Context: one part of a larger RNA
RNA sequence: GGAUGAACGCUGGCGGUAUGCAUAACACAUGCAAGUCGUACGGAAGUCUUCGGACUUUAGUGGCGGACGGGUGAGUAACACGUGAGAAUUUGCCCUUAGGAGAAGGAUAACAGAUGGAAACGUUUGCUAAUACUUCAUAUAGCUGAAAAGUGAAAUGGGAAACCGCCUAAGGAAAAGCUCGCGCCUGAUUAGCUAGUUGGUAAGGUAAUGGCUUACCAAGGCUACGAUCAGUAGCUGGUUUGAGAGGAUGAUCAGCCACACUGGGACUGAGAUACGGCCCAGACUCCUACGGGAGGCAGCAGUGGGGAAUUUUCCGCAAUGGGCGCAAGCCUGACGGAGCAAUACCGCGUGAGGGAUGACGGUAAAUAAAUUGUAAACCUCUUUUUUCAGAGAAGAAUAAAUGACGGUAUCUGAAGAAUAAGCAUCGGCUAACUCCGUGCCAGCAGCCGCGGUAAUACGGAGGAUGCAAGCGUUGUCC
Numbered sequence: 001g002g003a004u005g006a007a008c009g010c011u012g013g014c015g016g017u018a019u020g021c022a023u024a025a026c027a028c029a030u031g032c033a034a035g036u037c038g039u040a041c042g043g044a045a046g047u048c049u050u051c052g053g054a055c056u057u058u059a060g061u062g063g064c065g066g067a068c069g070g071g072u073g074a075g076u077a078a079c080a081c082g083u084g085a086g087a088a089u090u091u092g093c094c095c096u097u098a099g100g101a102g103a104a105g106g107a108u109a110a111c112a113g114a115u116g117g118a119a120a121c122g123u124u125u126g127c128u129a130a131u132a133c134u135u136c137a138u139a140u141a142g143c144u145g146a147a148a149a150g151u152g153a154a155a156u157g158g159g160a161a162a163c164c165g166c167c168u169a170a171g172g173a174a175a176a177g178c179u180c181g182c183g184c185c186u187g188a189u190u191a192g193c194u195a196g197u198u199g200g201u202a203a204g205g206u207a208a209u210g211g212c213u214u215a216c217c218a219a220g221g222c223u224a225c226g227a228u229c230a231g232u233a234g235c236u237g238g239u240u241u242g243a244g245a246g247g248a249u250g251a252u253c254a255g256c257c258a259c260a261c262u263g264g265g266a267c268u269g270a271g272a273u274a275c276g277g278c279c280c281a282g283a284c285u286c287c288u289a290c291g292g293g294a295g296g297c298a299g300c301a302g303u304g305g306g307g308a309a310u311u312u313u314c315c316g317c318a319a320u321g322g323g324c325g326c327a328a329g330c331c332u333g334a335c336g337g338a339g340c341a342a343u344a345c346c347g348c349g350u351g352a353g354g355g356a357u358g359a360c361g362g363u364a365a366a367u368a369a370a371u372u373g374u375a376a377a378c379c380u381c382u383u384u385u386u387u388c389a390g391a392g393a394a395g396a397a398u399a400a401a402u403g404a405c406g407g408u409a410u411c412u413g414a415a416g417a418a419u420a421a422g423c424a425u426c427g428g429c430u431a432a433c434u435c436c437g438u439g440c441c442a443g444c445a446g447c448c449g450c451g452g453u454a455a456u457a458c459g460g461a462g463g464a465u466g467c468a469a470g471c472g473u474u475g476u477c478c
Stems, first nucleotide, its partner, number of pairs: 001478004006474005013348006019341002021306001026304003030301003035064003040061002043058006071259003081183006089176003094172007102136004111126006142151003157164002185231003192222003197219008234256004238249004261282005284295004312338001314337003320334001321332004351381004361372003386415006395405001422467005427448003433462005443450002
């Protein structure tokens, strides 16, 4: 000198664009953050009724989605990440292609009756539906198999219709799992480590390879090119500095990973670390009729606490995107916006021209000359900004309708210099000097050093210099 998610002190006019718990992965009141489908199903309630039925709402069964989106960085020195290669794999929805959907059955929630419990939540008897469940048939293809052979599917459902769906197989797209080469912090005041350990055979298991697991056999495997152990740490694109090489760093944005009160476990599913799912144990908090129950903000706001320090319990689904739905649409603290903060960057303003009796006042001085200073007053203008009034968007796709932001941005008119300057420094480095006070005191200080009676270095004043809605200090990095 540059940089900063900064903080502190003094000061503070406006706009645009960004950014905003770095500390306690500490504990959380309250509200919201994941639902949707009646064109899968039987009910129930309500409204209307031409008594035929129609419409609306929806607790339950069923389907799809709650594995995305959002948060955090505790753990992790690892095939976690980055990059390059690979083979033994899987994939709901989507796209393309080929073919198919025959026959039958038994339940069950809801509901009704009875009943237990303070509640959470149940128990029992009876009834009923399906795109829920089961069986048989069929099988070009598929799977197993050397072959023979065996195995193995569906909802002819919904809809007035268009059409939406169901089953099998092949291919694609996009995604996911796995393996390997190389790269990847510090310590030797850590030198030896390892028994499923290293390899083989067989079996099991997995979507799949593999000690992934088990039995048996062999005795291997890693290590001074640093194993093991210990400490620290999410990794990267990037960011920052530097001429570069390099150093430091990993906020925001983007990719990957890990985690979801702590530890463990599986279930469901195409897919699970399952944040707002389940079970068990633990700590903590809450309710209780003491028998037993409920909870998990590292989602968005917000509270307490910690801290030098970090925002609103806001508006809207109008746009973009996502889930469900044939659709209308519903949901969406993703997102779009507004609010707060000079936190950062960028831009603008706080007036312009004239004006000497060089006014008054201040400072300095010995009487004058000096300086503040064209600065002010005063005259002539302007209106960025400000206030008021009027007009008023684009962002909307798609014929119509649909805008949170927002009566915002912007434009026009009016008023009036009006509403707007500070901070630090002035011994040298380093731009800028005098007076008074103090008297090695009080104090200053980045380094050298100032101060003990004439201090340009302390404190005040006048003046000057620098930067400017900021200025200075502190921390950290180059």
The part of an RNA shown here (small-subunit ribosomal RNA, 5' domain) has 478 nucleotides and comes from Rhodaphanes brevistipitata. The coordinates come from a structure-prediction model, not an experiment, and the mean pLDDT is 84. Its Rfam family is "Bacterial small subunit ribosomal RNA". Lineage of the source: Eukaryota > Stylonematophyceae > Stylonematales > Stylonemataceae > Rhodaphanes. The full RNA is in RNAcentral, with records from SILVA.